[in-house]
RNA sequence: GAUUAUAAAGGGCAAAAUUACUGAAAAGUGAUGACGCAAAGCUUAGGGGCUAAAGUUUUUCACUAUGCCAGCCAGCUACCAAC
Numbered sequence: 001g002a003u004u005a006u007a008a009a010g011g012g013c014a015a016a017a018u019u020a021c022u023g024a025a026a027a028g029u030g031a032u033g034a035c036g037c038a039a040a041g042c043u044u045a046g047g048g049g050c051u052a053a054a055g056u057u058u059u060u061c062a063c064u065a066u067g068c069c070a071g072c073c074a075g076c077u078a079c080c081a082a083c
Stems, first nucleotide, its partner, number of pairs: 001083001003082002012037002017032006035071001041076003046073002048069003055063002
């Protein structure tokens, strides 16, 4: 140096679903669970996506983040072994 299979060792995280609570919703937190992940560690004042309460509107449709997602990309950091 984040390069690496057919690896090894110590391990780690935890999808969907169910359930309780919070929330307008998206979603989050706890418990059960394990689809998967070599960064599924951290970061929203980079991009992209989701929701639309309040607001706007022709008050129907629609628009819109101050809300949310990092297990979508991205940035930063990083254990062990080999090279």
Predicted 3D model of an 83-nucleotide RNA (c-di-GMP-I riboswitch aptamer) from Salipaludibacillus neizhouensis.
The coordinates come from a structure-prediction model, not an experiment, and the mean pLDDT is 84.
The source organism's lineage runs through Bacteria, Bacillota, Bacilli, Caryophanales and Salipaludibacillus.